[in-house]
């Protein structure tokens, strides 16, 4: 220098034909207990890496940039 993959909640990750974003763990509140743990029922938490374009509408399509991993030289 060139190719490929990835970037989504605090962490690990889903999200297939574009239609108002989810799970597990964690945090927190209540119930349960003498207390803790477990269990049950809730709650909070996301400019979906950043910009631009297409579209009535973009996490999803196109493009540029940044970062990480990887292959070639």
């Nucleotide at each position: 220098g060139g190719g490929g993959u990835g970037u989504u909640a605090g962490c690990u990750c889903a999200g297939u034909u574009g239609g108002u974003a989810g799970a597990g763990c964690g945090a927190u509140u209540g119930c349960u207990u003498c207390g803790c743990a477990u269990g049950c029922a809730g709650u909070a938490g996301g400019u979906c890496g950043g910009g631009a374009g297409u579209u009535c509408g973009a996490u999803u399509c196109u493009u540029c940039c940044a970062c990480a991993c990887u292959c070639c030289a």
Transfer RNA from Seminavis robusta, 73 nucleotides, folded computationally. Model confidence (mean pLDDT): 82 of 100. The source organism's lineage runs through Eukaryota, Bacillariophyta, Bacillariophyceae, Naviculales and Seminavis. The sequence is in RNAcentral, with records from ENA and Rfam. It matches the Rfam family "tRNA". From the family's description: Transfer RNA (tRNA) molecules are approximately 80 nucleotides in length.